A computed fold for a 72-nucleotide RNA from Dapis hubbardiae BLCC-M172, annotated as transfer RNA. Model confidence (mean pLDDT): 83 of 100. The organism belongs to Dapis hubbardiae, within Bacteria. Its Rfam family is "tRNA". The RNAcentral record of the sequence draws on ENA.

RNA sequence: AGCAGUGUAGCUUAAUGGUAAAGCACCAAGCUGAUAACUUGGUGAGUGUAGGUUCGAUCCCUGCCACUGCUA
Repeated sequence: AGCAGUGUAGCUUAAUGGUAAAGCACCAAGCUGAUAACUUGGUGAGUGUAGGUUCGAUCCCUGCCACUGCUA
């Protein structure tokens, strides 16, 4: 320098155009002599960034940024 892939909650992952879900973690309550485990409930992200297409974008298109791999 070229090509490809990835970027969503603290972490790991869903969501193939219709208003973002789950597990773990965290908080509270129950249980216990206490802790853990278990049960119940709850908080938290508008999706790397800037635009475009669309009635509507995590999803399609373009630029940029970060990371990973391959080629030179």